This is a predicted structure of a 73-nucleotide RNA (transfer RNA) from a Rubricoccaceae bacterium. RNAcentral records the identical sequence in 2 taxa. The sequence is in RNAcentral, with records from ENA and MGnify. It matches the Rfam family "tRNA". By type it is a transfer RNA. The prediction has a mean pLDDT of 81.
RNA sequence: GCCCGGUUCGUCUAGCGGUCUAGGACGCCGCCCUCUCACGGCGGUAACACGGGUUCGAGUCCCGUACCGGGUA
Numbered sequence: 001g002c003c004c005g006g007u008u009c010g011u012c013u014a015g016c017g018g019u020c021u022a023g024g025a026c027g028c029c030g031c032c033c034u035c036u037c038a039c040g041g042c043g044g045u046a047a048c049a050c051g052g053g054u055u056c057g058a059g060u061c062c063c064g065u066a067c068c069g070g071g072u073a
Stems, first nucleotide, its partner, number of pairs: 001072007010026004018056001027045006049065005
């Protein structure tokens, strides 16, 4: 260089065109419980790498860019 795959809350991850103002776990914050802590219960917090295209509608399909991983000379 070329080919393939990946990029979603702080972390891990679900999502297969509309039911997603994006769900779950852990974390963090608050409240309850407790003499206190822990455990447990309830609530909250926070994300689609960037740009463009297709579509009535895109996290999802297509193209490019960036970064990560693998393959190849």